[in-house]
Context: one part of a larger RNA
Molecule: large-subunit ribosomal RNA, domain II
Organism: Candidatus Bathyarchaeota archaeon A05DMB-2
RNA sequence: GCCGGGGAGUUCACGGUUGUGGCAAGUCUAAGGGCCUAAACCCGAAGGCAUAGGGAAACCAACAAGCGCGCAAUCCUCGCAAGAGGACGAGGCGCGGAGUCUGAAAGGGCUCGGAGUCACAACUGUGAAAACUAGAAACCGGGCGAUCUAGCCCUGGGCAGGGCGAAGCUAGGCGAAAGCCUAGUGGAGGCCCGCAAGGGUGCUGACGUGCAAUUCGUUCUCCAGACCUGGGGCUAGGGGCUAAAGACCAAUCUAGCCCGGUGAUAGCUAGUUCCCUCCAAAGUGGGUCUCAGCCCAGUCCCGAGCGAGGCGGCUGGUGGGGUAGAGCACUGAUUGGAAAGUAAGGGGCCGAAAGGCUCCGCUUUUCUUUCAAACUCCGAAUCCACAAGCGUCGUAGACCUCGGGAGACGGGUUACGGGGGGUAAGCUCCCGGACCGAGAGGGGGACAACCCAGACUGAGGUUAAGGCCCCCAAGUGCUGGCCAAAUGUCAAACCGAAGGGCGUCGUCAGCCUCAGACAGCGGGGAGGUAGGCUUAGAAGCAGCCAUCCUUCAAAGAAAGCGUAACAGCUCACCCGCCGAGGCUGACGGCCCCGAAAAUGGACGGGGCUAAGCCAGCCGCCGAUACCUCAGAGCACAGCUUAGCGCUGUGUUGGUAGGAGGGCGUCCUGGCUGGACAGAAGCUGGGCCGUGAGGUCCAGUGGACCGGUCAGGAGUGCAGAUCCCGGC
Repeated sequence: GCCGGGGAGUUCACGGUUGUGGCAAGUCUAAGGGCCUAAACCCGAAGGCAUAGGGAAACCAACAAGCGCGCAAUCCUCGCAAGAGGACGAGGCGCGGAGUCUGAAAGGGCUCGGAGUCACAACUGUGAAAACUAGAAACCGGGCGAUCUAGCCCUGGGCAGGGCGAAGCUAGGCGAAAGCCUAGUGGAGGCCCGCAAGGGUGCUGACGUGCAAUUCGUUCUCCAGACCUGGGGCUAGGGGCUAAAGACCAAUCUAGCCCGGUGAUAGCUAGUUCCCUCCAAAGUGGGUCUCAGCCCAGUCCCGAGCGAGGCGGCUGGUGGGGUAGAGCACUGAUUGGAAAGUAAGGGGCCGAAAGGCUCCGCUUUUCUUUCAAACUCCGAAUCCACAAGCGUCGUAGACCUCGGGAGACGGGUUACGGGGGGUAAGCUCCCGGACCGAGAGGGGGACAACCCAGACUGAGGUUAAGGCCCCCAAGUGCUGGCCAAAUGUCAAACCGAAGGGCGUCGUCAGCCUCAGACAGCGGGGAGGUAGGCUUAGAAGCAGCCAUCCUUCAAAGAAAGCGUAACAGCUCACCCGCCGAGGCUGACGGCCCCGAAAAUGGACGGGGCUAAGCCAGCCGCCGAUACCUCAGAGCACAGCUUAGCGCUGUGUUGGUAGGAGGGCGUCCUGGCUGGACAGAAGCUGGGCCGUGAGGUCCAGUGGACCGGUCAGGAGUGCAGAUCCCGGC
């Protein structure tokens, strides 16, 4: 892991609501007893609930109907009918009245025109109840442990060999002596090397479902001591023992193990078993030692009551508002100028000083420029309220009210709109909508929330978004233009900017142009003069000043190159050749540059010059959408032969959750069946049912098993690292 078996909302007590039944202003017995086969039946009003409320209490103490409205029902009239009008009107409602409390009163609170109670069932709440099942880390009590290990005590055992050579001693020498020197002797030491023994450093070697829950190899450490070790004994769990690591106390230690309290508790985690039908959420507000929880409200479901309006839509109207925008009239910010005032401040000038003048500055006015969530002289669209008309829903019962049952209180996304924070974010916090959540199907390559579209079942057709060269259903469709970059072939998400482009297409404007434009080519491009100054030089061309006149078709006291300075070469300007458009500016379309990431790679791919982009047109494909046919369920209405039968209308996505109806298993009771001429069970198949399931046939098997109506449950498994067994 698979298969089989087991496996999780139960029971009791006391409440609440609903349903059914008995009796009813009442209703029921409890403990207990009688008789007894569990039962059933009979007795048993003690007591409970109800019948009266108000008040803290003392205490006081209420309509069995006075008026009106009016739903359903019933009746009458009119009408062919639809319907209209009226009478009456249970329940209901509005007044009036009453009881009591408060109060000086007014007023206000609660209550009053009789329905309860008992039993059973379903749902649900509570219980220091185990309370759906499983799960702690822990806490407390009583015991068991020092055969492992820590320390200590008693009693035993063990440590090859070698080295160094302390004190002391002896001999010789020296010395006045103390003593010293030399040579021996001697054999100390938590001394050295190193075996056994003890340890366990590196290889971070081997092994790493191992030989082994700590081993193996090699290396290393220590090896006469604070050494190693056998046997016996002592210390026990908030305790021991500790050369101290929170180490060790039997493979367990920041408080051992076993049993018990104990089914501890767990706002946490996992699991929670058959089917179909109807409706269908919330992730918000408030509170919380509250933020992983809970309570109330909102939101969902179910039931009841009442009886006529409800509303998200549209139109115009009447009110309200101060946003977007705009503006500068206020409050503040802000550019430049002008005018007037001021001489206290700073600078400057004059003056010996007093002081004077002036600039800045400051104040006011005015012109001009730009801003504001906490500015507004203004001011929309929209929004809100009210009544009206239209629309729509509603007597097939809405809105509203009451009661019962919940879930949820982690939300998310959005080329949707509006805001706060932030450089920004697949960021964060709000408001409104939609969607996902709880929504399938088609498209978007794949892709919860983007586009289309809300899936009862089966069949056929038509379309939506999106597409139509091949993968791949449908156009290698038509018309006009653009792109040469494979730009592109991406709706967005997932598009690369500022800034550039004599790439190309288009629009507009101005100017030149057959009296010849623009470009090119040929020629001219002169004289006064080398202008004056400066300078070593300065001649158009280092620099300063001036920039005239003449001849001309035209020619600058020179736009550039050049020289030391000249010279020289061009240019402006003019003529000729040529012969038709040219030049400049602004704007727009497509395109190009800007453009860098790590294995070779991404328009979905192939590929495409359209099969790219822009504009227009025709056709086709394409979904569970829409239409048609057939069928099913649900709700309601009508009809009804009264059969859940027919017809019609609407409806049938769905998580948490609510409600309803069923299937199956085991047992009990009543009724009724089958079986050795073959029961249950098992294997394979046919048929029926939306489904849980049912039934039939054949084989196997070899002794019990069904149906129906009621009742009762240890009643349904794929999951819980579930438990047990098998493989």